A computed fold for a 251-nucleotide part of an RNA from an uncultured Saprospiraceae bacterium, annotated as large-subunit ribosomal RNA, domain VI.
Context: one part of a larger RNA
RNA sequence: CGCAGGAAUAUUGAGGAGAUCUGACACUAGUACGAGAGGACCGUGUUGGACGAACCUCUAGUGUACCAGUUGUGCCGCCAGGUGCAUUGCUGGGUAGCUAUGUUCGGCAAGGAUAAGCGCUGAAAGCAUCUAAGCGCGAAGCCAACUCCAAGAUGAGUAUUCCCUAAGGGUCGUUCAAGAUGAGGACGUUGAUAGGCUAUAGGUGGAAGUGCAGCGAUGUAUGGAGCCAAGUAGUACUAAUUACCCAUGAG
Numbered sequence: 001c002g003c004a005g006g007a008a009u010a011u012u013g014a015g016g017a018g019a020u021c022u023g024a025c026a027c028u029a030g031u032a033c034g035a036g037a038g039g040a041c042c043g044u045g046u047u048g049g050a051c052g053a054a055c056c057u058c059u060a061g062u063g064u065a066c067c068a069g070u071u072g073u074g075c076c077g078c079c080a081g082g083u084g085c086a087u088u089g090c091u092g093g094g095u096a097g098c099u100a101u102g103u104u105c106g107g108c109a110a111g112g113a114u115a116a117g118c119g120c121u122g123a124a125a126g127c128a129u130c131u132a133a134g135c136g137c138g139a140a141g142c143c144a145a146c147u148c149c150a151a152g153a154u155g156a157g158u159a160u161u162c163c164c165u166a167a168g169g170g171u172c173g174u175u176c177a178a179g180a181u182g183a184g185g186a187c188g189u190u191g192a193u194a195g196g197c198u199a200u201a202g203g204u205g206g207a208a209g210u211g212c213a214g215c216g217a218u219g220u221a222u223g224g225a226g227c228c229a230a231g232u233a234g235u236a237c238u239a240a241u242u243a244c245c246c247a248u249g250a251g
Stems, first nucleotide, its partner, number of pairs: 001152001005163007015149004021049007033038001051106005059100004066093005071086006111143002117137004168246004172188005193239003196235005202228003209222005
């Protein structure tokens, strides 16, 4: 922009894409078969491999916005306590998120038409013959079935509701498991959208100050302490103010 007024919501499915894999073991059954050796079809179950999807409870990574330890040096006048720089200075851990090596799930079954093949009936050709007319069975393959996309399917579909000064949408703002930007989702005081605060999960691992013990390094008590990012709740304290724009139609 189109879909001959404008919208919101819910849909149909022409068509397209994806998936389609496979092993071992056990039972049936040491049965059928076979002199024996050996050893099934059919059917059922269990457990794997590879592949794929989703997710983060567990395990394991990352986690330069968290905590702690520590070296050198500068600074905060000094001590103490902090802080800058040195690859995040180095080291030990680690929340959320993102991940796989982790967890869960998937391929099944059933239908139709067939291939090779196997048949029924059956002439030409008094017989025979699966074929010439006719009728069956038959595959991981084909068409459906399963999952996803899908009306620009210009053949532009359908249903319900709303709007004639509006319905609806946008700008703007607070933002997000959405994101390069547009776009998409949530919210905008009739409010939990983000921040803050409080509580809590979780991480680190015992803060500072003070007391006590020790000449001291240090230890210990106060005290599972102090600090804490992205988690989960609650709470209007802060910011989402006021407003503006588009849209107004055919024969």

Its mean pLDDT, the model's own confidence on a scale to 100, is 87.